About this RNA
A computed fold for a 686-nucleotide part of an RNA from a Patescibacteria group bacterium, annotated as large-subunit ribosomal RNA, domain II. It matches the Rfam family "Bacterial large subunit ribosomal RNA". NCBI's taxonomy places the organism under Bacteria, Bacteria candidate phyla. The prediction has a mean pLDDT of 84.
[in-house]
Context: one part of a larger RNA
RNA sequence: GCCAACGAGUUAAUUUGUAGGGCUUGGUUAAAAUAGGUAAAACUAUCCAGCCAUAGCGAAAGCGAGUGUGAAAGCGCGUUUUGUCCUGCAAAUUAGACCCGAAACCGGGUGAGCUAACCUUGGACAGGGUGAAGUGAGAGUAACAUCUCAUGGAAGCCCGCACCCAACAACUGUGCAACGUUGUGGGAUGAUCUGAGGUUAGAGGAGAAAUUCCAACCGAACCCGGCAAUAGCUGGUUCUCCCCGAAAUAGCUUUAGGGCUAGCCUUGAAAAUUAAACCAUACAGGUAGAGCACUGAAUGGAGAUGGAUGGCAUUUUGCCUACUAUCUCUAAUCAAACUCCGAAUUGUGUGGCGUAUAUUUCAGGAGUCAGACUGUGGGGGCUAAGCUCCAUGGUCGAAAGGGAAACAGCCCAGACCGCCGUCUAAGGUCCCUCAUGUAUACUCAGUGGGAAAAGUUGUGAAGUUGUUUAAACAUCUAGGAGGUUGGCUUAGAAGCAGCCAUUCCUUUAAAGAGUGCGUAACAGCUCACUAGUCUAACGACUUUGCGCUGAAAAUAUAACGGGGCUAAGUAUACUACCGACGACGCGGCUUUGUAUCUUCGGAUACAAGGGGUAGGGGAGCGUUCUAUGUGCGACUGAAGCUGUACCGUAAGGAGCAGUGGAGCGCAUAGAAGUGAGAAUGUUGGC
Numbered sequence: 001g002c003c004a005a006c007g008a009g010u011u012a013a014u015u016u017g018u019a020g021g022g023c024u025u026g027g028u029u030a031a032a033a034u035a036g037g038u039a040a041a042a043c044u045a046u047c048c049a050g051c052c053a054u055a056g057c058g059a060a061a062g063c064g065a066g067u068g069u070g071a072a073a074g075c076g077c078g079u080u081u082u083g084u085c086c087u088g089c090a091a092a093u094u095a096g097a098c099c100c101g102a103a104a105c106c107g108g109g110u111g112a113g114c115u116a117a118c119c120u121u122g123g124a125c126a127g128g129g130u131g132a133a134g135u136g137a138g139a140g141u142a143a144c145a146u147c148u149c150a151u152g153g154a155a156g157c158c159c160g161c162a163c164c165c166a167a168c169a170a171c172u173g174u175g176c177a178a179c180g181u182u183g184u185g186g187g188a189u190g191a192u193c194u195g196a197g198g199u200u201a202g203a204g205g206a207g208a209a210a211u212u213c214c215a216a217c218c219g220a221a222c223c224c225g226g227c228a229a230u231a232g233c234u235g236g237u238u239c240u241c242c243c244c245g246a247a248a249u250a251g252c253u254u255u256a257g258g259g260c261u262a263g264c265c266u267u268g269a270a271a272a273u274u275a276a277a278c279c280a281u282a283c284a285g286g287u288a289g290a291g292c293a294c295u296g297a298a299u300g301g302a303g304a305u306g307g308a309u310g311g312c313a314u315u316u317u318g319c320c321u322a323c324u325a326u327c328u329c330u331a332a333u334c335a336a337a338c339u340c341c342g343a344a345u346u347g348u349g350u351g352g353c354g355u356a357u358a359u360u361u362c363a364g365g366a367g368u369c370a371g372a373c374u375g376u377g378g379g380g381g382c383u384a385a386g387c388u389c390c391a392u393g394g395u396c397g398a399a400a401g402g403g404a405a406a407c408a409g410c411c412c413a414g415a416c417c418g419c420c421g422u423c424u425a426a427g428g429u430c431c432c433u434c435a436u437g438u439a440u441a442c443u444c445a446g447u448g449g450g451a452a453a454a455g456u457u458g459u460g461a462a463g464u465u466g467u468u469u470a471a472a473c474a475u476c477u478a479g480g481a482g483g484u485u486g487g488c489u490u491a492g493a494a495g496c497a498g499c500c501a502u503u504c505c506u507u508u509a510a511a512g513a514g515u516g517c518g519u520a521a522c523a524g525c526u527c528a529c530u531a532g533u534c535u536a537a538c539g540a541c542u543u544u545g546c547g548c549u550g551a552a553a554a555u556a557u558a559a560c561g562g563g564g565c566u567a568a569g570u571a572u573a574c575u576a577c578c579g580a581c582g583a584c585g586c587g588g589c590u591u592u593g594u595a596u597c598u599u600c601g602g603a604u605a606c607a608a609g610g611g612g613u614a615g616g617g618g619a620g621c622g623u624u625c626u627a628u629g630u631g632c633g634a635c636u637g638a639a640g641c642u643g644u645a646c647c648g649u650a651a652g653g654a655g656c657a658g659u660g661g662a663g664c665g666c667a668u669a670g671a672a673g674u675g676a677g678a679a680u681g682u683u684g685g686c
Base pairs, nucleotide, nucleotide: 001686002685003684004683005682006681011095012094013093014092015091016090017089018088019087020086021085022084023083026052027051028050033046034045035044036043056063057062066077067076068075069074098236099235101233105226106225107224108223109222110221116200117199118198119197120196121195122194123193124192125190127159128158129157130155134151135150136149137148138147139146163187164186165185167184168183169182170181171180202218204214205213206212211220239620240619241618242617243616244615249262250261251260252259253258263368264367265365266364267363268362269361270360271359274358278352279351280350281349282348283347284346289341290339291338295335296334297333299331300330301329302328303327304326305325306324307323310320311319312318313317371396372395373394374393375392376391377390378389379388380387401412402411403410416588417587418586419585421584422583423582427578428577429576430563431562432561437574438573439572440571441570442569448565454549455548456547458546459545460544461543462542463541464540465539466538467537476532477531478530479529481506482505483504486500487499488498512527516525517524589610590609591608592607593606594605595604596603597602621675623672624671625670626669627668628667629666630665631664632663640659641658642657643656644655646653647652
């Protein structure tokens, strides 16, 4: 891992509801007793207490169709009617209470054959080295001291086996081993190592102290018991079909991943000239927008008054003025916490219309309280987030099908079953791949098929306004002068560093006291301007369509789904077709309602329905056993097993054949150890 078997809403009491039944001249007895019955029980019958109901109100005394309160008026609860017992089902409460699951807590015991410390008594330490004290001899000293040589054999001394340890590395790491092996290493006469016997025990012991050890996991051992501890947590919870079908919100919560009540779902009963939608009518409101009348913000101009800077003239003061405060007028603005105004949508009342799987009420049962994205209006954030928080729609959740290449939340559309029928939706129609053509334009960028500011003499459309046969625009030829080097400044300043100037005058076809380059300054080149040449168009600007640049990313084209496309791209108009579990058509099943018929089982017709998680309701299948009835089976073969083309909407049920070798069905009731694929489920097998 697979297979098989086992494996989870039970039982009791009480309460409530519902279905069925009994009685209602209220219902009903418990234990016991008595009688019957039996081998003994079971069982049957009878009866009292009691319980529920028959009256309530009050804390109570108590009163009573009333009572309590209150001085009273009044107000609260009652008075108008039914019950009760049994059985099934459902739920609740109390119990282990659907099943498995803690870490823990407490009690009583068992452990020091591991390990820690200690007590008693034993044992062990090759060999080598160093050579303390002391002692002897000699030297030496006044005597000591001291020195030399011997002797001696001390030491938590040195080297190093046994023995003990475990610092480093490698191996091992489904091991030789639940801590090892190999090599290197440390101690090795000592706080040494070690045998045997003993002591200390869990609220404890021991500890050269590490939360270390106390029998392979010790912040409190192990075993058994309390014990099925508790688990607002995780996991699991077993056959079928039919009908309906949620929620992820509010309030409160030592509450936030849990609850309770309400909301939303379901089942039953009941109710009304009733819900929704629509129409009419009467109201509510301060949003969008707008506005500046208030509250604030905020810009320019004019004026008034005050403050104040500087200047001028004069000292009584006056005039001008940067700035500034308040006010008036005027022009133009801004606001979630501004409003002189003010919609749409929305909400409420009444009336009408209108019907139902709609609405409301009561009663039984729930689940839900983590929501997600998307459109719209907003708050927070960075007008960030597949962000977060509200409001209001939608979808998903609980929804399959078609489209978007793929893609819960987007677009279309809501799957009872069947059909080799028809029509469409979104989206599409060159090929992959079902289905198309026409017309008029645009685009040349593979734009289409990713992006901004900014740029663009790419190109289309619309428009405004100029110049031009008195010759424009562009090219080319020629001119572009004089006063004058304007004045000032300056070393210089000559059109061209800078400053000044009503920048003038003259000659002219025209020519600036000069557009740019240039020089130290001049010079030089050029422009404006003019003539000629040439010949018919040439400029400036606005709006707009489609393009272009801007444009750099990590495995491989990789920013049309691919091929490929100059339309098979874009815009507009028309046209046909394809395209879904949609609609329609045909056949069938089923639910609800109505009508008719009925042998009361149901049948037929019509209408409206049949996606579905949590969840509510209904109807069934199968397993084991019991009762009653009725059957099968060793000659002709029970159950079980294997195979199979039959029947039923399904769970399932037959028939036949083989195997097997002794029990087993069917009908109607009843009772449950009643259905497995999941629980790191349990046991067994492989």